[in-house]
RNA sequence: CACUCAUCGAGACCAGCCGAGGGACAGGCCCGACGACGCUGGGGCAACCGCCGACUCCUUCGGCAUGGUGCCAACUCCUGCGGGUUCAUGUCCCGGCAGAUGAGAC
Numbered sequence: 001c002a003c004u005c006a007u008c009g010a011g012a013c014c015a016g017c018c019g020a021g022g023g024a025c026a027g028g029c030c031c032g033a034c035g036a037c038g039c040u041g042g043g044g045c046a047a048c049c050g051c052c053g054a055c056u057c058c059u060u061c062g063g064c065a066u067g068g069u070g071c072c073a074a075c076u077c078c079u080g081c082g083g084g085u086u087c088a089u090g091u092c093c094c095g096g097c098a099g100a101u102g103a104g105a106c
Base pairs, nucleotide, nucleotide: 003104004103005102006101007100008099013042014041015040016039017038021031022030023029025080026079027078028077043072044071045070048068049067050064051063052062053061054060076098081095082094083093084092
């Protein structure tokens, strides 16, 4: 990198450094010199792995937060392909593609 499974409408800031872009990609729409993004120090959120306890066919539920991750603008910011809904290209719904995170396997 590619593969399998699960989840993705909740939640979470202060400072120092750097300086002009950033939000995966495309089109939008946002964030950014009232300093974004990134790096560093501290803090926090959450509960996938882990640990504990129940029920345990399927497994699910509850708890812990020391350890392994992750995350701390906007529904994965919206849409991107298909099918419904609709007078409608709008809106809304369902399913995909793509993306992110975890665990497994390799």